[in-house]
């Protein structure tokens, strides 16, 4: 210094051909126990890295930057 992939909830990741953001685990509450854990219902929690763009309408296409990672030099 070149290229490819990648960025979404506190953590690990889905999210098809642009059309209401999702699971699991943690968190909180409830029920269950003599009591805890565990099991079971439940509730909260996201400006989808950032700025533009193109659409009626963007996580998704499109460009630029930041950040991670692999790889060549």
């Nucleotide at each position: 210094g070149c290229c490819a992939a990648c960025u979404u909830a506190g953590c690990u990741c889905a999210g098809c051909u642009g059309g209401c953001a999702g699971a699991g685990c943690a968190a909180c509450g409830c029920a269950c126990u003599c009591g805890u854990a565990a099991c079971g219902c439940g509730u909260a929690g996201g400006u989808c890295g950032u700025g533009g763009g193109u659409u009626c309408g963007a996580u998704c296409c499109c460009c630029a930057c930041a950040g991670u990672u692999g790889g060549c030099u």

This is a predicted structure of a 73-nucleotide RNA (transfer RNA) from a Coriobacteriales bacterium. Its Rfam family is "tRNA". Rfam links the family to the GO term triplet codon-amino acid adaptor activity. The prediction has a mean pLDDT of 82.